[in-house]
Context: one part of a larger RNA
RNA sequence: GAACGAACGCUGGCGGCACGCUUAGCACAUGCAAGUCGAACGGCAGCAGGUCCUUCGGGAUGCUGGCGAGUGGCGAACGGGUGAGUAACACGUGGAAACCUGCCCCGGGGUGUGGGACAACAGCUGGAAACGGCUGCUAAUACCGCAUACGCUCCAAGGAGGAAAGAUUUAUUGCCCUGGGAGGGGUCCGCGCCGGAUUAGCUUGUUGGUGAGGUAAAGGCUCACCAAGGCGACGAUCCGUAGCUGGUCUGAGAGGAUGGACAGCCACACUGGGACUGAGACACGGCCCAGACUCCUACGGGAGGCAGCAGUGGGGAAUAUUGCGCAAUGGGGGAAACCCUGACGCAGCGAUGCCGCGUGGGUGAAGAAGGCCUUCGGGUUGUAAAGCCCUUUCAGUGGGGAAGAUUGUGACGGUACCCACAGAAGAAGCUCCGGCUAACUCCGUGCCAGCAGCCGCGGUAAUACGGAGGGGGCGAGCGUUGUUC
Numbered sequence: 001g002a003a004c005g006a007a008c009g010c011u012g013g014c015g016g017c018a019c020g021c022u023u024a025g026c027a028c029a030u031g032c033a034a035g036u037c038g039a040a041c042g043g044c045a046g047c048a049g050g051u052c053c054u055u056c057g058g059g060a061u062g063c064u065g066g067c068g069a070g071u072g073g074c075g076a077a078c079g080g081g082u083g084a085g086u087a088a089c090a091c092g093u094g095g096a097a098a099c100c101u102g103c104c105c106c107g108g109g110g111u112g113u114g115g116g117a118c119a120a121c122a123g124c125u126g127g128a129a130a131c132g133g134c135u136g137c138u139a140a141u142a143c144c145g146c147a148u149a150c151g152c153u154c155c156a157a158g159g160a161g162g163a164a165a166g167a168u169u170u171a172u173u174g175c176c177c178u179g180g181g182a183g184g185g186g187u188c189c190g191c192g193c194c195g196g197a198u199u200a201g202c203u204u205g206u207u208g209g210u211g212a213g214g215u216a217a218a219g220g221c222u223c224a225c226c227a228a229g230g231c232g233a234c235g236a237u238c239c240g241u242a243g244c245u246g247g248u249c250u251g252a253g254a255g256g257a258u259g260g261a262c263a264g265c266c267a268c269a270c271u272g273g274g275a276c277u278g279a280g281a282c283a284c285g286g287c288c289c290a291g292a293c294u295c296c297u298a299c300g301g302g303a304g305g306c307a308g309c310a311g312u313g314g315g316g317a318a319u320a321u322u323g324c325g326c327a328a329u330g331g332g333g334g335a336a337a338c339c340c341u342g343a344c345g346c347a348g349c350g351a352u353g354c355c356g357c358g359u360g361g362g363u364g365a366a367g368a369a370g371g372c373c374u375u376c377g378g379g380u381u382g383u384a385a386a387g388c389c390c391u392u393u394c395a396g397u398g399g400g401g402a403a404g405a406u407u408g409u410g411a412c413g414g415u416a417c418c419c420a421c422a423g424a425a426g427a428a429g430c431u432c433c434g435g436c437u438a439a440c441u442c443c444g445u446g447c448c449a450g451c452a453g454c455c456g457c458g459g460u461a462a463u464a465c466g467g468a469g470g471g472g473g474c475g476a477g478c479g480u481u482g483u484u485c
Base pairs, nucleotide, nucleotide: 001485002484003483004482006481007480008479009478010477013357014356015355016354017353018352019350020349021315026313027312028311030310031309032308035074036073037072040071041070043067044066047065048064049063050061051060052059053058081268082267083266091192092191093190094189095188096187099185100184101183104181105180106179107178108177109176110175111174112146113145114144115143121136122135123134124133125132126131152161153160154159166173167172168171194240195239196238201231202230203229206228207227208226209225210224211223212222213221243265244264245263246262247258248257249256250255270291271290272289273288274287293304294303295302296301321347323346324345325344329343330341331340332339333338360390361389362388363387370381371380372379373378394426396421397420398419399418400417404412429474430473431472432471433470434455435454436453440469441468442467443466444465450457451456
C1' cells in the first nucleotide's frame, strides 16, 4: 500500500447491488418448512344441492357436487442446512471394466383366465394416555395361481424357468416382457494433495493362492484350507491440524495466504449401532435398539430431536423479521382444474462492503462583527459570512403510473418511473499537524498529568502532554484493533 463475512470509538442525508453466528455440531417454547391423486378402490364423517317423510323441532336417502378417515399409487433418497468427522481414491485431474438405473425418449412383442385375503366399517373389549385386542363383512391399478412368451434368464445344449391392470367425460392414458438411448449413480487405477523423525519400524484377514459365500458389480468384501508374505528414510506407522475443488486476496511475476458468499463433489443430521422399504437410503422433519437430556403420566407406561425458515436462552468483540406471496423461475402429485412448496421471488433490519448522488450556484471588501495572534503598526480566520441574484438534484407534498405475463394470474407496489408544487429550504464529520509524514502558533501543565507505530517527548518559554486559534488529509464516513499478502 492492498484486502476483510470483521469488531470497537466518534459521526451519520439518499439510492442501487451484494453480504450478514467466523464463537457453543450448545440447549430449544411456538408457528410453518412434503405432499398429492376420487380419471386405481371400498365407501361416505363433515359441507352444499336434489328427492322422500315430518309431530315443522327435524329425520331418511351416496342420488349429485364433492370428500374427513382408510386401502392403493407416485413423491417423500430431490430441494434446504451444517463442516463435527475425514490426511482418505474424500477431493482434483486423467483413465479403466466387472455393474445398476424409477420417471423420460426410440424400437419389438403382449395385455388371456381364475382365486383367496386385509384395512376402512359394524359389534364386543383393554388402556389415564400413546396405542391396541377379538369376532364378523368388503373393493381394487393391493396380494397369489394357471395359460402363453420372439426377444430374456439358467443349461449337462436334450431342455428348464419367468409376466401383465385396468380407468375414464370414448379420446386417451395406463400395465407387462424385452432391446437401445439420454441423464444419474456404484466400483477400480496413475498422478496431485498440511506439519512433526524430540514418531523408525508397522501389519495376522495381515500379503498372495485355491475353492466357496455374498453383492447390481471386480475384489480378503466374508469364510475354509494352503503358502509366508505385504508396507517403510522416495518417510511406513504414530501424533497434531484440516472438509476438497472451481475460485478468492495479495504480488510485476514466481510465489505466499485462504476456501465466507456463489457453483461442483464429499461427510453429517441429539450421541453410538442396526437394518427395513424401495429404482435409489442404511434415510435431517422414517423405523428399531442402547445412551445422555427435556416433557407428559392415573406410576403401569408414553412423547421428543431447528446443522430447514423465522424466533428464544446461552456463549461471544460480533452477525437480522416469530414479515408478504406462490405473481415469476424451479420442484412433487394430478389427464386436467388445481393443491403443496420458509426452494424461490420479494419486503424488513444493519454505512457490513462496493458503486453513484447530495448537503447548493453566482456575485459580494465597508476586507463588517466576533475569535486568535501581535513587534500594537497590524496580521489571520476571509469571499468565508451578511447582503443581492439564481437553481431545486436528493429528501418532502399532490397527481399519473409500468415492464416483469405468450390466454388468465403481480407478492413486490401505488414500487420504479413521469409531471406539478414549495423552499437554500431537511442533510458533515472524523483524524492528524516533532522526524519518518502533508500540516504552527498561543495558553495551561512542570519527569506531574499525560503521549507513543519506531526514534522518542514531559524536570518553568513543550510546534511531541491538555485546550484554543489556525492548518493538512480523507469525507457519509474517519480513525483504532485484529488477520493475510